[in-house]
Context: one part of a larger RNA
Molecule: large-subunit ribosomal RNA, domain VI
Organism: Candidatus Competibacteraceae bacterium
RNA sequence: CGCAGGAAACUUGAUGGAUUCACUCCUUAGUACGAGAGGACCGGGAGUGACGCACCUCUGGUGUUCCGGUUAUCGUGUCAACGGUAGCGCCGGGUAGCUAUGUGCGGAAAGGAUAAGCGCUGAAAGCAUCUAAGCGCCAAGCCUCUCCAAAGAUUAGGUUUCCCUAUUAGGGUCGUGGAAGACUACCACGUUGAUAGGACACAUGUGUAAGCGUAGUAAUACGCUCAGCUAAGUGUUACUAAUUUCCCAACAGG
Numbered sequence: 001c002g003c004a005g006g007a008a009a010c011u012u013g014a015u016g017g018a019u020u021c022a023c024u025c026c027u028u029a030g031u032a033c034g035a036g037a038g039g040a041c042c043g044g045g046a047g048u049g050a051c052g053c054a055c056c057u058c059u060g061g062u063g064u065u066c067c068g069g070u071u072a073u074c075g076u077g078u079c080a081a082c083g084g085u086a087g088c089g090c091c092g093g094g095u096a097g098c099u100a101u102g103u104g105c106g107g108a109a110a111g112g113a114u115a116a117g118c119g120c121u122g123a124a125a126g127c128a129u130c131u132a133a134g135c136g137c138c139a140a141g142c143c144u145c146u147c148c149a150a151a152g153a154u155u156a157g158g159u160u161u162c163c164c165u166a167u168u169a170g171g172g173u174c175g176u177g178g179a180a181g182a183c184u185a186c187c188a189c190g191u192u193g194a195u196a197g198g199a200c201a202c203a204u205g206u207g208u209a210a211g212c213g214u215a216g217u218a219a220u221a222c223g224c225u226c227a228g229c230u231a232a233g234u235g236u237u238a239c240u241a242a243u244u245u246c247c248c249a250a251c252a253g254g
Stems, first nucleotide, its partner, number of pairs: 001152001005163007015149004021049007033038001051106005059100004066093005071086006110144003117137004164253001170248003174190005195241003198237005205229002211224005
């Protein structure tokens, strides 16, 4: 821009894509078969592997925004306590998120038309013949079924609702943001408000803060103290910021 008025939702599915796997064990059954050795078809059940999709409850990884330990050195006048730098200085852990080696799920079942093949009836050709007329069975393959995308499918589809002269339906700009994201887009929210920050509470992590007291010459230990601190998590709460405005949309549709 189109889809002959403008919108908002919900959809149909032409078409395209994905999938299509393998193995083991138990049972049927030591049965059928076979002199024996051996040893099934068909059917039923339980698992495994690889692959694929999704997810983070568990197990782990990461987690330079959390906590702790610790070395050297510089600084805050000194002690103590802290801060800077040294690959996050090094080391031990770790929330959210992301993640696999972790977890869940998937290939099932079924229908149709067939291939090779197996048949029925049956002539040409008094027989025979699956074929010439006619009718069946049959594959991991084909078309469906399942999942995903999908009306620029210009053949531009369908349904419902709303708006039409106005402060319209609706959309945008702007702002607060996001398990969305390069930008854009998408999604949530904008005071009739929990969108983000803060606050409060909780969870989680770390592991018993500082200060004071007691014991010890001291290092240090113990007590107040399962303390102190705590990111991205959960809930609550208008304290802060989403203000007021503004723009487009236009006579019932060639």